[in-house]
Context: one part of a larger RNA
RNA sequence: CUGGGCGUAAAGGGUGCGUAGUCGGCAGCGUAAGUUAUAGGUGAAAUCCCGUGGCUCAACCAUGGAACUGCCUAUAAAACUACCCUGCUAGAGUGUGGGAGAGGUAAGUGGAAUUCCUAGUGUAGCGGUGGAAUGCGUAGAUAUUAGGAGGAACACCAGUGGCGAAGGCGACUUACUGGACCAUAACUGACGAUGAGGCACGAAAGCGUGGGGAGCAAACAGGAUUAGAUACCCUGGUAGUCCACGCCCUAAACGAUGGAUACUAAACGGAGGGGGUAUAGAUUCCCUCUCUGUUGCAGCUAACGCGUUAAGUAUCCCGCCUGGGGAGUACGGCCGCAAGGUUGAAACUC
Repeated sequence: CUGGGCGUAAAGGGUGCGUAGUCGGCAGCGUAAGUUAUAGGUGAAAUCCCGUGGCUCAACCAUGGAACUGCCUAUAAAACUACCCUGCUAGAGUGUGGGAGAGGUAAGUGGAAUUCCUAGUGUAGCGGUGGAAUGCGUAGAUAUUAGGAGGAACACCAGUGGCGAAGGCGACUUACUGGACCAUAACUGACGAUGAGGCACGAAAGCGUGGGGAGCAAACAGGAUUAGAUACCCUGGUAGUCCACGCCCUAAACGAUGGAUACUAAACGGAGGGGGUAUAGAUUCCCUCUCUGUUGCAGCUAACGCGUUAAGUAUCCCGCCUGGGGAGUACGGCCGCAAGGUUGAAACUC
C1' cells in the first nucleotide's frame, strides 16, 4: 500500500471562498506517453516448482525442464486515458424582463411596558411566600392622575412561514449592498466538480480601551428552608447583558447525516414564480420550475428508522475512525493580553 466503516455503536472538518493536487461533457483530425500485440536481448548461479537419476530410504546431491510474473530495444495497432489542433451546446457562466424575502451595513423615527424624578389626590399599609421573614412605608409608601428622564427589547401580524454558507436574522422609514428563484434563449463555448495547505466568517461566555446602564442578573449580602443548605424559595445586588473599536475561535456550532452529479413508485400539504383551460372574472381546475414539510413502494439498515431533501443505486473529490481508561491530559510547536485554543502521545492498567 491493500480491508471495513463514519444518523444513534469509534468516526463528517462549525461554515464558506479558493491554491496545489485529483477527477471531468459531445464530435472530428493528428501524435503515440500510458495501453495492447509480435520479435529480440537481458533477467548470474544456487533456491522454489515439475520430470528423471545417485547415496539401502530420506534429508542431501546430480541432471533436464519450467519459472524468474521484471527491465531494455525494435516493429505494429489506435478503442480507451493523455497531449496538439478544430468544432459543438445538453454542464457552467453572462445578458434581457420580472416578482418574493426577519439576507447584510449605516442613519433616522415610533408606540406599549418596566424603573427613576417632579407635582396632585389619598392613608396605613405595601411587597413577598407553601407559610413567613429580611426589605419598603407616617420624613407619607403601595394605589391613582399629570408631566419629565433614560436604557433595553420590539406584543398582535407569526405560520413544521421566509431569508442566509454556517453562526444567525423579527417595530417602521430611507440610503447603500449580497444571494437565490422564474421567464426568455441573445452571448461565451467545458470556462466544470472537489479541495491538502491558505484566507475569510463564526452563538454565548470571556478579555482590552472608552462610553452607557432601565430591566434582568453570575459573584456577593441578608431572610427563610434544613440535621446541615456554601443550593432550590424570597429581599437586595456588582461584573455582565447594550454601543464603538480591537481580541478570543469554542458549542448537543445538530439533520448528532461533508460537497457535487445522474438515476430510481406514488399520495397529501405549505412558500415563491411561470404557462394553459374555462369564464364576464382563476385564490378555486390542469401542467411546470425552485424551495420547504408529512406519509409511503422498491431498496437499504443490527434494529430504530431512511425512503427523489436517501441512510436506495452509482461515480468523483475532501475530512475522519480502528477496544475502554490514562486523555483531549503531558511534552514540544504554533496562536492568544489573559482565560485558554489548536496540533497531540506514552508508561501503566482492564
This is a predicted structure of a 350-nucleotide part of an RNA (small-subunit ribosomal RNA, central domain) from a Bacillota bacterium.
Its mean pLDDT, the model's own confidence on a scale to 100, is 88.
The source organism's lineage runs through Bacteria, Bacillati and Bacillota.
It matches the Rfam family "Bacterial small subunit ribosomal RNA".